C1' cells in the first nucleotide's frame, strides 16, 4: 500500500431478515445462609455498540469517509 477479520458494561464476549427493554460470563458492591471464612443463594450497579455523515418511521445491526488492534500479501 492492497486483501480479510476485529472494536458492544473493569475483562472475556454473544447480539445481522434493521424494532421486544442491549444481554451472558467473570470481577466489584449489597444481602441470606456459617462461630467464623471459603463455596452457594439472591438483588442492584454497571455500555449514549470506535467517531463523524448519509439512508430510514427506526440501525449495534446495512451504506461512505476516518481512527485503532490483528493477520496475509508486495
Nucleotide at each position: 500500500g492492497g486483501c480479510g477479520g476485529g472494536g458492544u458494561a473493569g475483562c472475556u464476549c454473544a447480539g445481522u431478515u434493521g424494532g421486544u427493554c442491549a444481554g451472558a460470563g467473570c470481577a466489584g458492591g449489597g444481602u441470606c445462609u456459617u462461630c467464623a471464612u471459603a463455596a452457594g443463594g439472591c438483588c442492584a450497579a454497571g455500555g449514549c455498540c470506535g467517531g463523524c455523515g448519509g439512508u430510514u418511521c427506526a440501525c449495534a445491526u446495512a451504506c461512505g469517509c476516518c481512527c485503532c488492534c490483528c493477520g496475509c500479501u508486495a
Description: RNAcentral holds the sequence, with entries from ENA. This is a predicted structure of a 74-nucleotide RNA (transfer RNA) from a Planctomycetota bacterium. Rfam family: tRNA. The family's RNA type in Rfam is transfer RNA.